c-di-GMP-I riboswitch aptamer from Desulfofarcimen acetoxidans DSM 771, 91 nucleotides, folded computationally.
Its mean pLDDT, the model's own confidence on a scale to 100, is 83.

This record gives sequence, C1' cells and structure tokens, in this order.
RNA sequence: AUAACUAAUGGGCAAAACCAUACGAAAGAUGGUGACGCAAAACCUUGGAUCUAAGGUCAUAAAAUAUGGCUAUGAUUGCCAGGCUGCAAAU
Repeated sequence: AUAACUAAUGGGCAAAACCAUACGAAAGAUGGUGACGCAAAACCUUGGAUCUAAGGUCAUAAAAUAUGGCUAUGAUUGCCAGGCUGCAAAU
C1' cells in the first nucleotide's frame, strides 16, 4: 500500500540497552537496531521541578597550576502543570 473481515478500529509514537556521530564542555541530541510503555508519550520551556557547569565568580593559596562551592544563557515536553492541534467511538 492492497484485499478480506469487522458496527468501527486493526493504525501512531518509541523506554531501557546496544551501535554510530567531522553535534555538544557536559547534561544531552541526532541516526539505526529494539519495545518498556503511552489515548496526545503530537507541538510550544509559559510556571514549577530536575540534570549539566562551558563561561563567569568565590574560596583554598601572593602568583602559576590544581581542587572545591555558587550560577543557565545549555538540556529534559516519556517530570508535573499550562497553552494549542489532531484521531476513534458514543450521546
């Protein structure tokens, strides 16, 4: 995609793990394999929450170096809420 069946549907997404990346400082992301699950587990970081700490800053220790603390502008929508859109059935 087609056919059959069915009242209708028989479709969608893709967790962990593994592999790859001339993506990233990391968290993570992307692609492949794979299905734990999800009726919005489609989309949007708006509020909260969590993760990371490049950069910045503070401390140790006057300097270099090293270590540690704090901090998103980074990340997670499959953390919760909110916004918004869609599918099926019934009334």